[in-house]
RNA sequence: GGAGUCGGCCAGGCAGCCGCGUCGUGCGCAAGCACGCCGAGGAAAGUCCGGGCUCCACAGGGCACGGUGCCAGGUAACGCCUGGGCGGCGCGAGCCGACGGAAAGUGCAACAGAGAGCAGACCGCCGAUGGCCCCUCGGGGCACAGGCAAGGGUGAAACGGUGCGGUAAGAGCGCACCGCGAGUCCGGCAACGGACCGGCAUGGCAAACCCCACCGGGAGCAAGGCCAAAUAGGGACCUCAUGACGCGGCCCGCGUCGGGUCCGGGUAGGCCGCUUGAGCGUAUCGGUGACGAUGCGCCUAGAGGAAUGGCUGCAUUAGACAGAACCCGGCUUACAGGCUGACUCCGCCA
Numbered sequence: 001g002g003a004g005u006c007g008g009c010c011a012g013g014c015a016g017c018c019g020c021g022u023c024g025u026g027c028g029c030a031a032g033c034a035c036g037c038c039g040a041g042g043a044a045a046g047u048c049c050g051g052g053c054u055c056c057a058c059a060g061g062g063c064a065c066g067g068u069g070c071c072a073g074g075u076a077a078c079g080c081c082u083g084g085g086c087g088g089c090g091c092g093a094g095c096c097g098a099c100g101g102a103a104a105g106u107g108c109a110a111c112a113g114a115g116a117g118c119a120g121a122c123c124g125c126c127g128a129u130g131g132c133c134c135c136u137c138g139g140g141g142c143a144c145a146g147g148c149a150a151g152g153g154u155g156a157a158a159c160g161g162u163g164c165g166g167u168a169a170g171a172g173c174g175c176a177c178c179g180c181g182a183g184u185c186c187g188g189c190a191a192c193g194g195a196c197c198g199g200c201a202u203g204g205c206a207a208a209c210c211c212c213a214c215c216g217g218g219a220g221c222a223a224g225g226c227c228a229a230a231u232a233g234g235g236a237c238c239u240c241a242u243g244a245c246g247c248g249g250c251c252c253g254c255g256u257c258g259g260g261u262c263c264g265g266g267u268a269g270g271c272c273g274c275u276u277g278a279g280c281g282u283a284u285c286g287g288u289g290a291c292g293a294u295g296c297g298c299c300u301a302g303a304g305g306a307a308u309g310g311c312u313g314c315a316u317u318a319g320a321c322a323g324a325a326c327c328c329g330g331c332u333u334a335c336a337g338g339c340u341g342a343c344u345c346c347g348c349c350a
Stems, first nucleotide, its partner, number of pairs: 001346010013314006020039002023036005041321001045332002048330005053220004060252004065216005070084005085099001086097004100211002105209002107205002122152002124148003129145002131142004160178006179200001180198002183196005224272004234263006243257004279298008
């Protein structure tokens, strides 16, 4: 100097003029006026997870169903985060993982191929032993019986791999190394790693059904509560304690006393829920870390058809993605421009 990897921060600032919203104070009969504090995000988006909160019942047990899936921690909890293990990618910093079980069972893999789960003989190799033929009795030939699956071929994949020995020819048949192990020991909380021993139970797919472990009641702020007003304290039918109902399905338990269907009428107003929080900032301590504890400080939207906009000037990188509607912790997606920390690789110079 170049190329990368992993993080953090900003998302506009200052000033002037005019204009908005809640709240507070003052004035005003009221309408309203003046002043003051505050007033959209890093994702507010997606509605994908987890909760707080509310109601159903007081949420109990089980089946079914659904979710997660290495180990150990963090957290209110999680499918999230942190650290570690194993596997894969990358020269590397790093990144990714749908990461329990194939020895419980079932199933799938077209075609080709002899044979694709506990298989197999197409081309082949041997023919020691038995059999047949010839013979100079040394032996030779045939490849029938029989033996082989090492070589070749097919295939994405052929029932461990390479090499040496051995054999009639071969084969973990034996040996070395690699691979493998519901073997033993050691290290580690553990996942796992190492050593020894063993000739060895040997393919893939569970993001196939399945088995195993753990988790899960349902519905949701249009939840739900209060006040006021109005109407028709309406009508019909069925069932009624041996019954009915109780918010995904079924069973048990428990609870309630009525329940179900149809027709017709009234209301759609106001208030609460609604913002002090598993909150934010900072210092110290503990921890590899996520995070936790303590001290000090701060209060930063609660609209209700939906509020923060316009103009001007200066500096300037700011021109993107984009607007709260009960709240919070995550994940995912979109994103102009800029500042900054650590680390990796390449080249050059001293």

A computed fold for a 350-nucleotide RNA from Lysobacter sp., annotated as Bacterial RNase P class A. Of the family's consensus pairs, 98% are formed in the model. The RNAcentral record of the sequence draws on ENA. The prediction has a mean pLDDT of 77. Rfam family: Bacterial RNase P class A. Rfam's curators write: Ribonuclease P (RNase P) is a ubiquitous endoribonuclease, found in archaea, bacteria and eukarya as well as chloroplasts and mitochondria. By type it is a ribozyme.